[in-house]
Context: one part of a larger RNA
RNA sequence: GUCGAUAACUUAUAGGCAGUGGCUUGGUUAAAGGAACCCACUAGAGCCAUAGCAAAAGUGAUUUUUCAUAGGGCAAUUCUCACUGCUUAUGGACCCAAACCUAGGUGAUCUAUCCAUGACUAGGAUGAAGCUUGGGUGAAACUAAGUGGAGGUCUGACCUAACUGAUGUUGAAGAAUUAACGGAUGAGUUGUGGUUAGGGGUGAAAUGCCACUCGAACCCAGAGCUAGCUAGUUCUCCCCGAAAUGCGUUGAGGCACAACAGUUGAUCGGACAUCUAGGGGUAAGGCACUGUUUCGGUGCAAGCUGUGAGAGUGGUACCAAAUCGAGGUAAACUCUGAAUACUAGAUAUGACUUCAAAAUAACAGGGGUCAAGGUUGGUCAGUGCAAUGAUGAGAGAUACGCUUCUUCAUCAAGAGGGAAACAGCUCAGAUCACCAACUAAGGCCCCUAAAUGACCGCUCAGUGAUAAAAGAGGUAGGAAUGUAGAGAAAGCAGGAGGUUUUUCUAGAAGCAGCCACCCUUGAAAUAGUGCAUAAUAGCUCACUGAUCGAGUGCUCCUGCACCAAAGAUGAACAGAGCUAAAUGAUCUGCCGAAGCUAUGGGAUGUAAAACUGCAUUGACUGGGGAGUCUUCCGCUUAGAAGGAAGCACCCGCACGAGCAAUAGUAGAUGAAGUAGAAGCUAGAAUGUCAAC
Numbered sequence: 001g002u003c004g005a006u007a008a009c010u011u012a013u014a015g016g017c018a019g020u021g022g023c024u025u026g027g028u029u030a031a032a033g034g035a036a037c038c039c040a041c042u043a044g045a046g047c048c049a050u051a052g053c054a055a056a057a058g059u060g061a062u063u064u065u066u067c068a069u070a071g072g073g074c075a076a077u078u079c080u081c082a083c084u085g086c087u088u089a090u091g092g093a094c095c096c097a098a099a100c101c102u103a104g105g106u107g108a109u110c111u112a113u114c115c116a117u118g119a120c121u122a123g124g125a126u127g128a129a130g131c132u133u134g135g136g137u138g139a140a141a142c143u144a145a146g147u148g149g150a151g152g153u154c155u156g157a158c159c160u161a162a163c164u165g166a167u168g169u170u171g172a173a174g175a176a177u178u179a180a181c182g183g184a185u186g187a188g189u190u191g192u193g194g195u196u197a198g199g200g201g202u203g204a205a206a207u208g209c210c211a212c213u214c215g216a217a218c219c220c221a222g223a224g225c226u227a228g229c230u231a232g233u234u235c236u237c238c239c240c241g242a243a244a245u246g247c248g249u250u251g252a253g254g255c256a257c258a259a260c261a262g263u264u265g266a267u268c269g270g271a272c273a274u275c276u277a278g279g280g281g282u283a284a285g286g287c288a289c290u291g292u293u294u295c296g297g298u299g300c301a302a303g304c305u306g307u308g309a310g311a312g313u314g315g316u317a318c319c320a321a322a323u324c325g326a327g328g329u330a331a332a333c334u335c336u337g338a339a340u341a342c343u344a345g346a347u348a349u350g351a352c353u354u355c356a357a358a359a360u361a362a363c364a365g366g367g368g369u370c371a372a373g374g375u376u377g378g379u380c381a382g383u384g385c386a387a388u389g390a391u392g393a394g395a396g397a398u399a400c401g402c403u404u405c406u407u408c409a410u411c412a413a414g415a416g417g418g419a420a421a422c423a424g425c426u427c428a429g430a431u432c433a434c435c436a437a438c439u440a441a442g443g444c445c446c447c448u449a450a451a452u453g454a455c456c457g458c459u460c461a462g463u464g465a466u467a468a469a470a471g472a473g474g475u476a477g478g479a480a481u482g483u484a485g486a487g488a489a490a491g492c493a494g495g496a497g498g499u500u501u502u503u504c505u506a507g508a509a510g511c512a513g514c515c516a517c518c519c520u521u522g523a524a525a526u527a528g529u530g531c532a533u534a535a536u537a538g539c540u541c542a543c544u545g546a547u548c549g550a551g552u553g554c555u556c557c558u559g560c561a562c563c564a565a566a567g568a569u570g571a572a573c574a575g576a577g578c579u580a581a582a583u584g585a586u587c588u589g590c591c592g593a594a595g596c597u598a599u600g601g602g603a604u605g606u607a608a609a610a611c612u613g614c615a616u617u618g619a620c621u622g623g624g625g626a627g628u629c630u631u632c633c634g635c636u637u638a639g640a641a642g643g644a645a646g647c648a649c650c651c652g653c654a655c656g657a658g659c660a661a662u663a664g665u666a667g668a669u670g671a672a673g674u675a676g677a678a679g680c681u682a683g684a685a686u687g688u689c690a691a692c
Base pairs, nucleotide, nucleotide: 001692002691004689005688006687011091012090013089014088015087016086017085018084019083020082021081022080026048027047028046032042033041052059053058063073064072065071094232101222102221104219105218106217112196114194115193116192117191118190119189120188121186123155124154125153126151130147131146132145133144134143135142159183160182164179165178166177167176198214200210201209202208207216235627236626237625238624239623240622245258246257248255249254260382262379263378264377265376266375267374268373273347274346275345276344277343278342284336285334286333290330291329292328294326295325296324297323298322303316304315305314306313307312350370351369352368353367354366355365387410388409389408390407392405393404394403416427417426418425431601432600433599436597438595442591443590444589446575451588453587454586456584457583464578471562474560475559476558477557478556479555481553482552483551492545493544494543496520497519498518503513530539531538602617603616604615605614606613607612630678631677632676634674635673636672637671646665647664648662652659653658
């Protein structure tokens, strides 16, 4: 790993509720009794009920509070005993599983220290003290050479130990092998025997070691410890169907109550809509208040200053209280003030049936039942980690797939179509069958079902198929205003002289600046519109002429395009490709889903005498209902060669769990029906056991 077997809501006693049954001249016995036991029977002690209220005396259909029936509270009622089911409590309490804690024992043949008694330590090197001799001295000290053989001395085997590399890593080995290393007369190594015991020992100290076990050994017991935690929890079909919120919690991944689900009663008859009546202080608006704020007018006070003995009084730029005018602003401003929402009321409204017959049809009405919905009683679950999109807000950076509220939606617990793919977007809610039809969103050149549809525009950028400020004779449409056959715009020609005006200046010559802005020639030409020079020069405009012959200049608005526009493997409207198959408007047709319809079948609720009608039938946690299967057992009926179970081919029935039938085999350990009782259904628990 595979296959097989096995494996989890039980049971006792009490309480509550529901269903069923007995009795209701209220119900019912418990212990106990007994000539086998059980049952039956006896046993009425006791329990529940029959009246409540009050702390109580007490009173009584009332009572209590109180001066007070003024008001309020409770009561004004109700059987009981069993069985079955659900649920609660107490017990191991659905099953498996700790780490721990406590009690009593067993361990020092491993290892730590210690004790007793033994054993072991090749070779080589160094050469302390002391001593001897020589030198030396008055004697010493001292010195040289010998001798000597000290040392937790050196080197290096046994032995002991374990710094590093490699191998090994399901090893040859639950710590080794190999190479190279530390100590090796010492605090050395080692044999045998003994000592110290777990809330303890021992420790040259690492929380080390105490039998492959050590931040507290091992064995057994308390013990099925406890686990707000994780995993698992076995057949089918049908009906309904949540929550992830509030409040509290030594509370935050738990629990209690509320809210929401199921189920079972009672009761009303609605919900939505329309209308009517309300209160409000939000959005918006506004500045009348409270704040804040800009400009302008008037301008107290203070300061400065004149004058005065002083009191005072006069003047005064800026600043500036206050006030006036104009203009803003506010979640904690409001002279105002919606839409929604909320509250109350009224009106109207669904299906079936009946009155209801009669040739048909229509309208109106009365009664009944039900649905949808509301209120309320009993009983009993889950939830209390959510997520995204949209509305209104706080916080943040008007950042986040951010965070916290609010009101909805979807997902969660929802399949199907669309969005290329895509829980939360969009359309739409899957009872089953069907090689039928119509549509929604979205689409209709190919991939790919359906228009290479119609008509009017626009775009040339592959824009479409990512983005702003800024920029631009892109292009289409609109509006306003100039100019023009007395000839516009564009192109050609001229654009002069006094004069380089005066002033200023280093210079200033039309063109740094100031003042003035005249005259002449002319068709026209500024004491000069712009560029330019150090200053001149140079180019140009205004202005004029001829030529030409009908438009042209400027400003604003709108549509679609252009630029701005940079990312890492190689480009991404899904792609191919497209000048429409892009984009704006209009029109018609078609495709398109598990939607709706057609046809047929099933189920649920309800109505109905029946035919049949109407509505419903996605679903996790969860609740309710009805069934299937296994073993045992009571009763009834099968079955022995005319053949029970079991195994098993082909077929059949049932929505399904399952059931039945019959070749063959098998041979009585046994089937069916109907009741009862449970060690009652296996795919999962890194389940357990067995086989391979």